[in-house]
C1' cells in the first nucleotide's frame, strides 16, 4: 500500500425480495415474598458509522471516507 470481515437499544446479537426496526441481559415501575434474590407482567431505550448516489420508498443496492479485527506485501 493491497485483500477479507465487522460497525444497528448500555452490552451480545437478528433483521427474508428494498417497502415505516427486533430479541435476551442490563435499567426503571408492578406484582409476588417477612425481606432479598429468583419469577412475572409493562415502561423506557436506535435518525442502523459518517457523507453522497440510485429509487416512489434504502439498515438492506452504489460510491467516497472514518474506526476496529484478521491476512498479504514494500522500506528501513
Nucleotide at each position: 500500500g493491497c485483500c477479507g470481515g465487522a460497525g444497528u437499544a448500555g452490552c451480545u446479537c437478528a433483521g427474508u425480495u428494498g417497502g415505516u426496526a427486533g430479541a435476551g441481559c442490563a435499567u426503571c415501575c408492578g406484582a409476588u415474598u417477612u425481606g432479598u434474590a429468583a419469577u412475572c407482567g409493562g415502561a423506557a431505550g436506535a435518525c442502523c458509522g459518517u457523507g453522497g448516489g440510485u429509487u416512489c420508498g434504502a439498515g438492506u443496492c452504489c460510491c467516497a471516507c472514518c474506526u476496529c479485527c484478521g491476512g498479504c506485501u514494500c522500506c528501513a
Molecule: transfer RNA
Organism: Actinomycetota bacterium